[in-house]
RNA sequence: AGUUGUAAAAGGCAAAACCGGUGAAAGCCGGUGACGCAAAGCUACAGGGGCUAAAGUGCACAAUAGUCACUAUGCCAGCCAGCUGCCAAA
Numbered sequence: 001a002g003u004u005g006u007a008a009a010a011g012g013c014a015a016a017a018c019c020g021g022u023g024a025a026a027g028c029c030g031g032u033g034a035c036g037c038a039a040a041g042c043u044a045c046a047g048g049g050g051c052u053a054a055a056g057u058g059c060a061c062a063a064u065a066g067u068c069a070c071u072a073u074g075c076c077a078g079c080c081a082g083c084u085g086c087c088a089a090a
Base pairs, nucleotide, nucleotide: 004088005087012037013036017032018031019030020029021028022027035078041083042082043081047080048079049076050075051074055071056070057069058068059066
C1' cells in the first nucleotide's frame, strides 16, 4: 500500500413507534427510543431505481367540481451506485 472485517480498543450513527415543529404531499428538523449499520460519512437535473403531485397540462363541462390520467420544478444516500474515511487480529 492492497485485500479483508471471524478478534480487540477508541468510539460513531440511529429503524419502527410516540411527542413537538414544518410542508399540498412525499419528506425534512428537534426530543424520546434502538431495528439495525464497517462507511447507516458525503453526493439526488446532467448513473440506474423509488416516493410525492401543490402547480401545470389533458379528459370532461355552459361553468365549476373531480378517490381521474400525465409531468418534478419537490424529495429518498438505511435500494444499487460514485467519492472520501477510523481501527487493525489474520
The RNA shown here (c-di-GMP-I riboswitch aptamer) has 90 nucleotides and comes from Paenibacillus alkalitolerans. Model confidence (mean pLDDT): 83 of 100. The sequence was found by an Rfam model in a public genome assembly. The model forms 95% of the base pairs in the Rfam consensus.